[in-house]
Molecule: transfer RNA
Organism: Aureispira sp.
RNA sequence: GAGCCAGUAGCUCAGUUGGUUAGAGUGCACGCCUGAUAAGCGUGUGGUCAGUAGUUCAAGUCUACUCUGGCUCA
Numbered sequence: 001g002a003g004c005c006a007g008u009a010g011c012u013c014a015g016u017u018g019g020u021u022a023g024a025g026u027g028c029a030c031g032c033c034u035g036a037u038a039a040g041c042g043u044g045u046g047g048u049c050a051g052u053a054g055u056u057c058a059a060g061u062c063u064a065c066u067c068u069g070g071c072u073c074a
Stems, first nucleotide, its partner, number of pairs: 001073007010026004019057001027045006050066005
């Protein structure tokens, strides 16, 4: 220098052919339970979907560029 893949909650990840309020597990807080703790159960908490622009009635999803990480080639 060229190509490919990935970026969504503190962490690990899902998200179908673009369309209902962006979700799960874990973590954290509170409560229930217990003599007390752990485990278990319940409720809550938490997101500029890496960034900027474009397409569209509508974008996490499509397109372009940029950034970060990984892989391959030279």